[in-house]
RNA sequence: GGAGUCGGCCAGGCAGUCGCUCCGGGCAGGUCGUGUUACUUGACCGGGGAGGAAAGUCCGGGCUCCGCAGGACAGGGUGCCAGGUAACGCCUGGGGGGCGAGAGCCUACGGAAAGUGCCACAGAAAAUAUACCGCCCGGCCGCGUCACCGUGGUCGGGUAAGGGUGAAAUGGUGCGGUAAGAGCGCACCGCGUGCCUGGUAACAGGCAUGGCAGGGUAAACCCCACCCGGAGCAAGACCAAAUAGGGGAACACAGGUGUGGUCCGCACUGUUCCCGGGUAGGUUGCACGAGGUGCCCGGUGACGGGCAUCCCAGAUGAAUGACUGCUCAACGACAGAACCCGGCUUAUCGGCCGACUCCCGAU
Numbered sequence: 001g002g003a004g005u006c007g008g009c010c011a012g013g014c015a016g017u018c019g020c021u022c023c024g025g026g027c028a029g030g031u032c033g034u035g036u037u038a039c040u041u042g043a044c045c046g047g048g049g050a051g052g053a054a055a056g057u058c059c060g061g062g063c064u065c066c067g068c069a070g071g072a073c074a075g076g077g078u079g080c081c082a083g084g085u086a087a088c089g090c091c092u093g094g095g096g097g098g099c100g101a102g103a104g105c106c107u108a109c110g111g112a113a114a115g116u117g118c119c120a121c122a123g124a125a126a127a128u129a130u131a132c133c134g135c136c137c138g139g140c141c142g143c144g145u146c147a148c149c150g151u152g153g154u155c156g157g158g159u160a161a162g163g164g165u166g167a168a169a170u171g172g173u174g175c176g177g178u179a180a181g182a183g184c185g186c187a188c189c190g191c192g193u194g195c196c197u198g199g200u201a202a203c204a205g206g207c208a209u210g211g212c213a214g215g216g217u218a219a220a221c222c223c224c225a226c227c228c229g230g231a232g233c234a235a236g237a238c239c240a241a242a243u244a245g246g247g248g249a250a251c252a253c254a255g256g257u258g259u260g261g262u263c264c265g266c267a268c269u270g271u272u273c274c275c276g277g278g279u280a281g282g283u284u285g286c287a288c289g290a291g292g293u294g295c296c297c298g299g300u301g302a303c304g305g306g307c308a309u310c311c312c313a314g315a316u317g318a319a320u321g322a323c324u325g326c327u328c329a330a331c332g333a334c335a336g337a338a339c340c341c342g343g344c345u346u347a348u349c350g351g352c353c354g355a356c357u358c359c360c361g362a363u
Stems, first nucleotide, its partner, number of pairs: 001359010012327007020049006027042005032035001051334001055345002058343005063232004075228005080094005095109001096107004110223002115221002117217003132163002134159011171189006190212001191210008236284004246275006255269005291310008
């Protein structure tokens, strides 16, 4: 100097003018039932006012209500080990496997000998294995004039070394062996089993042993282990009109309507007051929280503990904007809270910082 890997951070700044929303303060006006902490309106002063993802709503939790949710079944999820956490499908550290020259990155990574299913095309055969070409042995027939021998055809048998098909073909390589072959025998590698050593564990290493078993697929059904009650702030709580309806008390006990031939009886119907439920509407939930910042301590780390300090949006047609000037290389990306929090994922202009790897050159 070039190429790259990982982690963290910023997300224009300053000033002026005009606006929006919330909170606090005192002031002024209006309303009525005149409260003096009523209700409501207005201007003034002071203060707060989006994000790293506020997003997708994909996981987990807080909070709230519901028949307190113990067991079983169904359903869903997770799936190497250990740890962190309120919890997780998240994070940290580690192991195995894969990729890269490396820093580093990816990983759904339990079980295929419980059972079932599937494996296109090609191929003999895709799973109770089987045999297309080939190789080898034997019988018969033909040819080389007979035999030996060679060769072609056919029949029977052996074989799975070689060829061929396929994503995948019944452990791999080599030597021996054999008619040709074959874990048939042996060595190494792989695999299974047992033991030992290291490690909390996943696992790794070593020794011995078995010739070696039934190919793959479980983000196919399934089996095993563990986890999960449901619904959600339009949850829920409180205050509470008008109208209609419900319950109770007092007054009236007279009348009316229905039933019936008539009477009794029964049902309905009056006025005033009180009570409770629900609707409109309002208040709350609603922002002090698994909270931010700084320092110290423990831990490899995620994280935990302690001390100090700060208060930092809260709307309900829903606020955070517009214009001007200066400035930065650049009027600059993705994008706007709606109960809250921890994650994941996705979108994103430009730039800064730190750690590390590889290559080239000079000393």
The RNA shown here (Bacterial RNase P class A) has 363 nucleotides and comes from a Gammaproteobacteria bacterium. A source record names the gene rnpB. Rfam family: Bacterial RNase P class A. About the family: Ribonuclease P (RNase P) is a ubiquitous endoribonuclease, found in archaea, bacteria and eukarya as well as chloroplasts and mitochondria. It is annotated as a ribozyme. The sequence is in RNAcentral, with records from ENA.